The RNA shown here (transfer RNA) has 73 nucleotides and comes from a Thermoplasmatota archaeon.

RNA sequence: GGGCGAAUAGAUCAGCUGGUAGAUCGCUGCCUUCGCAAGGCAGAGGCCGGGGGUUCAAAUCCCCCUUCGUCCA
Numbered sequence: 001g002g003g004c005g006a007a008u009a010g011a012u013c014a015g016c017u018g019g020u021a022g023a024u025c026g027c028u029g030c031c032u033u034c035g036c037a038a039g040g041c042a043g044a045g046g047c048c049g050g051g052g053g054u055u056c057a058a059a060u061c062c063c064c065c066u067u068c069g070u071c072c073a
Base pairs, nucleotide, nucleotide: 001072002071003070004069005068006067007066010025011024012023013022019056027043028042029041030040031039049065050064051063052062053061
């Protein structure tokens, strides 16, 4: 330098054919206990890596850039 893949909640990851973004763990509160853990219930937390385009509507489609992984040279 070129090909391919990835970037979404604190972490690990889903998200179908474009239609107002979820799970698990973690965190906070409550219940339960003499207390802790485990368990149960409730809640907070993300404008989806950045910019632009298409569209009534974009995490999703198109273009550029950044970072990471991998392969080739």
Rfam family: tRNA. It is annotated as a transfer RNA.